Transfer RNA from a Candidatus Micrarchaeota archaeon, 73 nucleotides, folded computationally.
It was read from a public genome assembly.
It matches the Rfam family "tRNA". Rfam links the family to the GO term triplet codon-amino acid adaptor activity. By type it is a transfer RNA.
The prediction has a mean pLDDT of 80.
RNA sequence: AGCCCUAUCGUCUAGCGGUCAAGGAUGCGUGGCUCUGGACCACGAGACGGCGGUUCGAAUCCGUCUAGGGCUA
Repeated sequence: AGCCCUAUCGUCUAGCGGUCAAGGAUGCGUGGCUCUGGACCACGAGACGGCGGUUCGAAUCCGUCUAGGGCUA
């Protein structure tokens, strides 16, 4: 320098153009239960890397940038 892959709650992850509020697990908070609890139950907060484009509609498709990983020279 060129090419390829990846980017979603704190962490792991589902999603493959339209639906419920972007779902689940774990962690976190509150309450309950309990002799106590880190176990169990209920509830709650929490995310689409940035910008632009396509489309009636984008986490999803396209471009670019950023970050990470890989291959080639």